RNAcentral holds the full RNA, with entries from Greengenes. Predicted 3D model of a 471-nucleotide part of an RNA (small-subunit ribosomal RNA, 3' major domain) from an uncultured bacterium.

[in-house]
Context: one part of a larger RNA
RNA sequence: UGCCGGGGGCCCGCACCAGCCGUGGGGCCAGUGGUUUAAUUUGAAGCAACGGGAAGAACCUUACCAGGUUUUGCCAUCGAUUUAAAAGAUCCAGAGGAGGAUUAGAUAGUAAUAGAGAAGACAGGUGGGGCAUGGUUGUCGUCAGCUCGUGUCGUGAGAAGUUGGGGUAAGUCCCGCAACGAGCGCAACCCUUGUCGUUAGUUACCAGCAGUAAGAUGGGGACUCUAGCGAGACUGCCUCUGCAAGGAGGAGGAAGGCGGGGAGGACGUCAAAUCAUCAAGCCCCUUAUGACCUGGGCUACACACGUGCUACAAUGGACGGAUCAAAGGGAAGCGAAGCCGCGAGGUGAAGCGAAACUCAAAAACCCGUUCUCAGUUCGGACUGCAGUCUGCAACUCGACUGCACGAAGUUGGAAUCGCUAGUAAUCGCGAAUCAGAAUGUCGCGGUGAAUAAGUUCUCGGGCCUUGCACA
Repeated sequence: UGCCGGGGGCCCGCACCAGCCGUGGGGCCAGUGGUUUAAUUUGAAGCAACGGGAAGAACCUUACCAGGUUUUGCCAUCGAUUUAAAAGAUCCAGAGGAGGAUUAGAUAGUAAUAGAGAAGACAGGUGGGGCAUGGUUGUCGUCAGCUCGUGUCGUGAGAAGUUGGGGUAAGUCCCGCAACGAGCGCAACCCUUGUCGUUAGUUACCAGCAGUAAGAUGGGGACUCUAGCGAGACUGCCUCUGCAAGGAGGAGGAAGGCGGGGAGGACGUCAAAUCAUCAAGCCCCUUAUGACCUGGGCUACACACGUGCUACAAUGGACGGAUCAAAGGGAAGCGAAGCCGCGAGGUGAAGCGAAACUCAAAAACCCGUUCUCAGUUCGGACUGCAGUCUGCAACUCGACUGCACGAAGUUGGAAUCGCUAGUAAUCGCGAAUCAGAAUGUCGCGGUGAAUAAGUUCUCGGGCCUUGCACA
């Protein structure tokens, strides 16, 4: 100087408290461990591994296993030599990858170019170790800290500045002070949302006029909206308080004291994660640890754990009616109306590279009817049969539909998670990936609470101080 303390002081955070909904019990989905297996490829391991790499394993992917093949190789450069085409198409054989055969047209070169190619240099490796590395990322933590120059103090390690008094979300600011300044962080500048003005009106809009089944159409530029530009918030004003910084209340205002949200992560810590994104040193393999193919596996199942979905019902289930979003996607695409089918879907083909057409029905909510507390008209697992769709192909191993079947489950022990407002809870919608395949992920809006205004305790963190046998 730091670390640490079941030392002290001050302060903060859904850390606790006060509340609300859950998890832990059931069924199922996916992940992990374990076990099994020819293989069940692999990495991730307290928080910070476990719906994470994987924004999507039937083949492919695929790295694993079995079997069948191959050896200058899928790919790159150089190659003695060599061809005039190559590519493509057709046929034969084969489990397939190899393999064999045939061939139109074009070109006519010293040969550019393209193809084949012996021997070999070499290629190739998702082989090894993230404790040899770069790059990237997590975490403490959006916590308020981490440092430097000059001067000063100390023999020195170092100190001071950065401590103190106030005050802040903040090393934010004020006052004081052997310090005076500065840098990286904080904040602001960026995006979005909330109000107004203005510019512009098509594909959006419709107040008045005409008009219609319909903002269809004429028309309008007011309104909504769209998207450019600007205004607006600064403790600016008032009262109180304080030396100041600031604080409490009020006015005006769409918004008030950082208005809400995002992006943004200092010096560093964990030899944290990643050699399987990529790159790259070293080691290893080189008729194999490389390459190709068929089939299988990654989907196994006495069990254990973490994340979820769905329930146990009446604040509900079922049926009918009425009716209100936002944000997105669409050409190898989205696909309307109509018709067929109980339905998944089929048929059909209009329109649309989309403020135009389409996916598209929002759902909860509301109104009516029914069920009347039951393992039920709750719940939907499991199973049987019959189908639909995608795709060479749904046996291992897809999703969906209809009929039948109708399990556990009556609110969950110890323990434990999230959340302070348009939040929790609840309700649906979309997108990426994708031929097909979400209860996951990332977004979008609808309905919309309770509780706290405190810091005794638990956990984590910041500053000062104290002890120290630790570095």